[in-house]
Transfer RNA from Sphaeroforma arctica JP610, 72 nucleotides, folded computationally. The coordinates come from a structure-prediction model, not an experiment, and the mean pLDDT is 81. NCBI's taxonomy places the organism under Eukaryota, Opisthokonta, Ichthyosporea, Ichthyophonida, Sphaeroforma arctica.
RNA sequence: GCUCCGAUAGUAUACUGGUUAGUACACACCCCUGAAAAGGAUGGGAAAGAAGUUCAAUUCUUUUUCGGAGCA
Repeated sequence: GCUCCGAUAGUAUACUGGUUAGUACACACCCCUGAAAAGGAUGGGAAAGAAGUUCAAUUCUUUUUCGGAGCA
C1' cells in the first nucleotide's frame, strides 16, 4: 500500500428497513438480616462520526476514524 471482518449500556453480546433496540452480569433504590453476604421486587442507562437512498435508516450504499486478520 491492497483486500476482508468488526464498532450496540460500565462489560459481554442478540436482533431488525416500520411505530418503546432485547438479554446476562454490573449500577441505584426497596424488601429480607442484629449487620453483612446470598436471595427477591422495581428502576435508569446504549446503535463510532458524516453524507446519500428511502415515506421511514441502528439496519442498505459511500466515506472518515478506531480495532483485528491476511497478502505484498